[in-house]
Molecule: transfer RNA
Organism: Deltaproteobacteria bacterium
RNA sequence: CGGGGUGUAGCGCAGUUUGGUAGCGCACCACGUUCGGGACGUGGGGGUCGGAGGUUCAAAUCCUCUCACCCCGACCA
Numbered sequence: 001c002g003g004g005g006u007g008u009a010g011c012g013c014a015g016u017u018u019g020g021u022a023g024c025g026c027a028c029c030a031c032g033u034u035c036g037g038g039a040c041g042u043g044g045g046g047g048u049c050g051g052a053g054g055u056u057c058a059a060a061u062c063c064u065c066u067c068a069c070c071c072c073g074a075c076c077a
Base pairs, nucleotide, nucleotide: 001073002072003071004070005069006068007067010026011025012024013023020057028044029043030042031041032040033039050066051065052064053063054062
């Protein structure tokens, strides 16, 4: 330098193909069972989707640019 992949809640992931209310598990908070811990049950809080711009009535999803990380290749030595 070229090609490809990944980026969504504290952590691990789904959702993108086919645009239409942002979800799951663990974790966290409250309450209950328990002497307590753990465990279980019920309820609850938390993210605008790496960033910017564009298209659209509407964008995590489509288009452009860009950042970080990973893989492959090339170049130099």